[in-house]
About this RNA:
Predicted 3D model of a 76-nucleotide RNA (transfer RNA) from gamma proteobacterium HdN1. It matches the Rfam family "tRNA". By type it is a transfer RNA. Rfam links the family to the GO term triplet codon-amino acid adaptor activity. Its mean pLDDT, the model's own confidence on a scale to 100, is 81.
RNA sequence: UCCUGGAUAGCUCAGUCGGUAGAGCAAGCGGCUGUUAACCGCUUGGUCGCAGGUUCGAGUCCUGCUCCAGGAGCCA
Numbered sequence: 001u002c003c004u005g006g007a008u009a010g011c012u013c014a015g016u017c018g019g020u021a022g023a024g025c026a027a028g029c030g031g032c033u034g035u036u037a038a039c040c041g042c043u044u045g046g047u048c049g050c051a052g053g054u055u056c057g058a059g060u061c062c063u064g065c066u067c068c069a070g071g072a073g074c075c076a
Stems, first nucleotide, its partner, number of pairs: 001072007010025004019056001027043005049065005
């Protein structure tokens, strides 16, 4: 330098054909229990990496950039 994959809740990850952003864990509250743990219920939590573009409408498509992982190549 080039190629491929990835960046979505605090963490790990889904998200179909472009049409209301989700799960588990964690956290908060409550139930249960003599207590703790476990279990059950509810709730909070999102600039969808950044900036643009296309579109009636973008997490999803297009362009540039940043970062992470892997591969190829160049110099020595």